[in-house]
RNA sequence: GCUCAGGAGAGCGCCCCGUUGCCCACCGCGGCAUUUGGGGGCCGCCGAAGGCGCAGGCCAGGUUCACCCCCGGCCGAACGCUCAGGCAAAAGGACUGGGC
Repeated sequence: GCUCAGGAGAGCGCCCCGUUGCCCACCGCGGCAUUUGGGGGCCGCCGAAGGCGCAGGCCAGGUUCACCCCCGGCCGAACGCUCAGGCAAAAGGACUGGGC
């Protein structure tokens, strides 16, 4: 890296427009339903793709007589942020286990 299995959290939120169907008859800025992926707006929320930040760790580096602190470099969490993503199912999914 591939494949199989498992795998959490959070509104099936509200409104508007459009399409289609049905109903009413006040012939309308009417009502109801619908779109299994029509478009737009608004608020609330989640953290386990990714991203960002810090904690922390490492260094044969700088500084120092030496160590610590500090500077620099590398790694960087399941902690934090919520940009992205997500909030019925599906999909996705960090991570865990099996096989290659």
Predicted 3D model of a 100-nucleotide RNA (Glycine riboswitch aptamer) from Inhella crocodyli. Rfam family: Glycine riboswitch aptamer. Rfam links the family to the GO term glycine biosynthetic process. Of the family's consensus pairs, 90% are formed in the model. The prediction has a mean pLDDT of 80. The source organism's lineage runs through Bacteria, Pseudomonadati, Betaproteobacteria, Sphaerotilaceae and Inhella.